Predicted 3D model of RNase P RNA and transfer RNA as a complex of 462 nucleotides. The prediction has a mean pLDDT of 77. It holds a member of the Rfam family "Bacterial RNase P class A". Its family is annotated with tRNA processing, ribonuclease P activity and dimeric ribonuclease P complex in the Gene Ontology. Rfam's curators write: Ribonuclease P (RNase P) is a ubiquitous endoribonuclease, found in archaea, bacteria and eukarya as well as chloroplasts and mitochondria.
RNA sequence: AGUGGACCGGGCGGCCGCUCGGCAGUGUGGCUUCACGUCACGCAGCCGAGAGGAAAGUCCGGGCUCCAAAGGACGCAGUGAUGGGUAACGCCCAUCGACCGCAAGGUCCGGGAUAGUGCAACAGAAAGCAAACCGCCCGCCACAAGCGGGUAAGGGUGAAACGGUGAGGUAAGAGCUCACCAGCGGGCUGGGUGACCAGCCCGGCUAGGCAAACCCCACUGGGAGCAAGACCAAGCAGGGAGCAUUGCGGCGCAAGCCGCACGGCAACGGUCCGUUGCCGCACGACUUCCGGGUAGGUCGCUAGAGACGGCGGGCAAUCGCCGCCCCAGAGAAAUGGUCGCCACCGCCGCGCAAGCGGCGAGACAGAACCCGGCUUACAGGUCCGCUU
RNA sequence: GCGCCCGUAGCUCAGUAGGAUAGAGCGGCGGUUUCCUAAACCGCAGGUCACAGGUUCGAAUCCUGUCGGGCGUA
Numbered sequence: 001a002g003u004g005g006a007c008c009g010g011g012c013g014g015c016c017g018c019u020c021g022g023c024a025g026u027g028u029g030g031c032u033u034c035a036c037g038u039c040a041c042g043c044a045g046c047c048g049a050g051a052g053g054a055a056a057g058u059c060c061g062g063g064c065u066c067c068a069a070a071g072g073a074c075g076c077a078g079u080g081a082u083g084g085g086u087a088a089c090g091c092c093c094a095u096c097g098a099c100c101g102c103a104a105g106g107u108c109c110g111g112g113a114u115a116g117u118g119c120a121a122c123a124g125a126a127a128g129c130a131a132a133c134c135g136c137c138c139g140c141c142a143c144a145a146g147c148g149g150g151u152a153a154g155g156g157u158g159a160a161a162c163g164g165u166g167a168g169g170u171a172a173g174a175g176c177u178c179a180c181c182a183g184c185g186g187g188c189u190g191g192g193u194g195a196c197c198a199g200c201c202c203g204g205c206u207a208g209g210c211a212a213a214c215c216c217c218a219c220u221g222g223g224a225g226c227a228a229g230a231c232c233a234a235g236c237a238g239g240g241a242g243c244a245u246u247g248c249g250g251c252g253c254a255a256g257c258c259g260c261a262c263g264g265c266a267a268c269g270g271u272c273c274g275u276u277g278c279c280g281c282a283c284g285a286c287u288u289c290c291g292g293g294u295a296g297g298u299c300g301c302u303a304g305a306g307a308c309g310g311c312g313g314g315c316a317a318u319c320g321c322c323g324c325c326c327c328a329g330a331g332a333a334a335u336g337g338u339c340g341c342c343a344c345c346g347c348c349g350c351g352c353a354a355g356c357g358g359c360g361a362g363a364c365a366g367a368a369c370c371c372g373g374c375u376u377a378c379a380g381g382u383c384c385g386c387u388u
Numbered sequence: 389g390c391g392c393c394c395g396u397a398g399c400u401c402a403g404u405a406g407g408a409u410a411g412a413g414c415g416g417c418g419g420u421u422u423c424c425u426a427a428a429c430c431g432c433a434g435g436u437c438a439c440a441g442g443u444u445c446g447a448a449u450c451c452u453g454u455c456g457g458g459c460g461u462a
Stems, first nucleotide, its partner, number of pairs: 001387008010342007018050006025043007052364001056375002059373005064225004071273004076221005081095005096110001097108004111216002116214002118210002128162001133155002135151006163181006182206001184203008229299004238290005246261006262280006306325001308323006345360006389461007398414004407445001416432005438454005
């Protein structure tokens, strides 16, 4: 000079406050004939606990809850080298390949372009499977011009023009042939779990790019979200419209009930199938529209893929075992303010220096069901590995 | 919480199955005209296409991640 990673996010004390829990006390009200007791609300006291590395963005993944124990087909969406980790992931680790860097190291949505469709402006003769503008060669002609044919070796255009060098060959040329090199396909051998790597042989000599274009292939994905959901309490006022005018069997004296089929509606918010529930003629139930009421309480709620320490397996991500600990749970939302000292940083003054004194600054940001990641913001600071 | 959209000149907007110089109207500046102004006419300037990275020969357009703004719904 650079590169990769780990971590901290001020400390102690005084005073005044906030939220939750516990303890003992006290006031009011209810239950009770009264008291004791108990319940609800309030008051002041003591004790204990009280935001983050991102609590953020809500970009992925999971738990949990309800819808059906969440089922099938199509569609749609997502992912995309290999192996592993994990509850799971688009995350992480290791490896492979390509590219960048002298190096340490970094970046990559990194499957398929001989399944098909499509795209490539301008320039250029020609842009996808061939193609003749100049040039070169041959013929007609007169050695020019012109016309016809051959030629992709040379020039020019372009991001890209269908291998490169040399020799043979030819009218001139051309993988037309040969040698070497590069690349592609197939086969074999060796290494690796694998992606892949190395070597040998054969082939035709050459097959272009784009799939973060459609598409194909493989894999994954049911929907909704704690305002999920469960219970209690309180309160209200109804009205309009829609819908199938069914069948068979069994039991029963009958009213009726049950089963199967059919029909309607819903769960079901892509479509169809399938499943389940309710109903089938009616002051009831269902669907829908208008109107009315409530805006309270309890649970879910925080003990968890949990924190810390040790040992062991593994290159690592991470996993296993043991010990120990409990670490916010509010509900419009508490976790704050101020003062003093110390530490750190900046500036000024004094001093040869060590240092002393004064002044100033201290970020990003605030839990709301809970976790695992990613991304983004961040004053200031600490430590470690590696490269030149 | 869930779902969705937008960002292009000072302002309002075009341009989006990629194609090179990114346009239009209003506004600004200069000139012509007028005694002066307005109107009219002529000309000019003004853009990191919100930002960063990537795919591609080539990106306002495609992909990913951010930043800012807005809408719907309970």